This is a predicted structure of a 344-nucleotide part of an RNA (large-subunit ribosomal RNA, domain IV) from a Pseudomonadota bacterium. NCBI's taxonomy places the organism under Bacteria, Pseudomonadati, Pseudomonadota. Its mean pLDDT, the model's own confidence on a scale to 100, is 80. The full RNA is in RNAcentral, with records from ENA. Rfam family: Bacterial large subunit ribosomal RNA. Its family is annotated with ribosome and structural constituent of ribosome in the Gene Ontology.
Context: one part of a larger RNA
């Protein structure tokens, strides 16, 4: 190790009845609660029956009924083999998942919502930004996309922030062009200075006016969405007060006042899969109950499509309680086979 039997007790074991044992089975009779979405619960639970032989009876060897016989025991066991009740949680349900440590309360999912799409190439999605292809040989009772998840009540307030949508009067705002100033190169006329060569003339340098071309530079100017404005929208992210005081035992505060606030948490739930204090108080249940139901509530820190509270059926989920039954136990004892070692 693998398996079998045990006196008394029968969960005291133990995180937990894990494991094990126990229930029944094949048929038939009776008989079956709450609840309920009237389909179910439910094969709920519970209780009895079963063999042979005779008559009758009838569709024949089956089947009913009445009477007798046996036995510890009659589906006379080879094999086949749901344990059952009572209440909560959580998810409606059948499903799906971590292939090899999770199967669930997780994901899905009927339904509900919301947004987004009027088709000449829908929105979306693939793909090199294409071409093309899916959506679709469809057309808003269709097709994507996000939430919430049956079904019944039901979904309360706040657009101030932040997102989407909408407007468009003013503010701000890009690069490209475009116009026109500036600021430079350039060129010609016209004057003045300057040097060179012997005046004239040529040439050289600088300089005012003037006309032209021309642009890496600067400025103004016209010009866009967005952003600032303006409104709308929370089954869009989201958010949903603090102080004092107050009734003729006392206690509480319906009601006052005040300060902020976009608006101050509504209906339900509640020590909860949420409660830190905490084993919260009060009832049940046990001889004793940190668990478990029920009931209270100022809720450290619920709460209404990350939905809110219910809710029959479901469940290898999960949590408290019963029966039955037992080496899990009080405790341990004996049996059979089998591996490893050790010895031989």
């Nucleotide at each position: 190790c693998u398996c079998c039997u045990c006196a008394a007790g029968g969960a005291a074991c133990u995180c937990g009845g894990c494991a094990a044992a126990a229930a029944a089975g094949c048929g038939g009779g009776c008989g079956u609660a709450a609840c309920u979405u009237c389909g179910g619960g439910a094969g709920a639970a519970g209780c009895c029956c079963u063999g042979c032989c005779a008559u009758a009876u009838u569709u024949u060897u089956a089947g009913u009924a009445u009477g007798g016989c046996c036995g510890c025991a009659g589906c006379g066991a080879a094999a086949g083999a749901u344990c059952c009740c009572c209440u909560g949680g959580c998810g409606a349900c059948u499903g799906u998942u971590u292939a090899c440590u999770a199967a669930a309360a997780a994901c899905a999912c009927a339904g509900c919502u919301c947004c987004c799409u009027g088709c000449u190439u829908a929105a979306c999605u693939g793909g090199a930004u294409a071409a093309c292809a899916g959506g679709a040989u469809g057309u808003a009772u269709a097709g994507g996309g996000g939430g919430c998840g049956a079904c019944g009540c039901c979904u309360g307030a706040c657009c101030a922030a932040u997102g989407c949508c909408g407007g468009a009067a003013g503010g701000u705002u890009a690069a490209a062009a475009a116009a026109g100033a500036g600021a430079g190169g350039u060129g010609g006329u016209u004057g003045g200075a300057u040097g060179u060569u012997u005046u004239a003339a040529a040439c050289u340098u600088c300089u005012a006016a003037u006309c032209g071309c021309u642009u890496g530079c600067u400025c103004u100017u016209u010009u866009a969405a967005g952003c600032c404005c303006c409104g709308g929208u929370c089954a869009a992210u989201g958010u949903c007060g603090g102080c004092g005081a107050u009734a003729a035992c006392c206690u509480u505060g319906a009601c006052c006042g005040u300060c902020c606030u976009a608006a101050g948490g509504u209906a339900g739930c509640g020590c909860a899969a949420u409660u830190c204090c905490u084993u919260u108080c009060c009832g049940g249940g046990u001889a004793a109950g940190u668990u478990c139901c029920g009931g209270a509530g100022c809720g450290c820190a619920u709460g209404a499509a990350a939905g809110g509270c219910g809710u029959a059926a479901c469940g290898a989920c999960u949590g408290g309680g019963g029966g039955a039954c037992u080496g899990u136990c009080u405790c341990g004892a004996g049996g059979a086979g089998g591996u490893g070692c050790u010895c031989g």